Transfer RNA from Trichonephila clavata, 73 nucleotides, folded computationally. The prediction has a mean pLDDT of 81. RNAcentral holds the sequence, with entries from Rfam.
RNA sequence: GUUCCUGUAGUGCAAUGGAUAGCACGUUGGACUUCUAAUUCAAAGGUCGUGGGUACGAAUCCUGCCUGCGAUG
Repeated sequence: GUUCCUGUAGUGCAAUGGAUAGCACGUUGGACUUCUAAUUCAAAGGUCGUGGGUACGAAUCCUGCCUGCGAUG
C1' cells in the first nucleotide's frame, strides 16, 4: 500500500429498520448479620467512535474520517 473484521454503561457483551437501547459482572445506597462475607431490594451510570447521506422512522442500511486486531505484499 491492498484487504477483512471491530468500535454500544467502569469491564465483557446483546439488541429483525420501529416500545423508555438491555444482560452479566462491577459501583453506590438500603435490608439482613455482633462484624465481614454471602443473600436480597433499589439506584446511578450510554451525545450507540465521529462527520454526512437514505428513509415516515437509523445502534442497525450507504459513505468519508478515526481507533483497534488480523491477512497479504

Rfam family: tRNA. The family's RNA type in Rfam is transfer RNA. From the family's description: Transfer RNA (tRNA) molecules are approximately 80 nucleotides in length.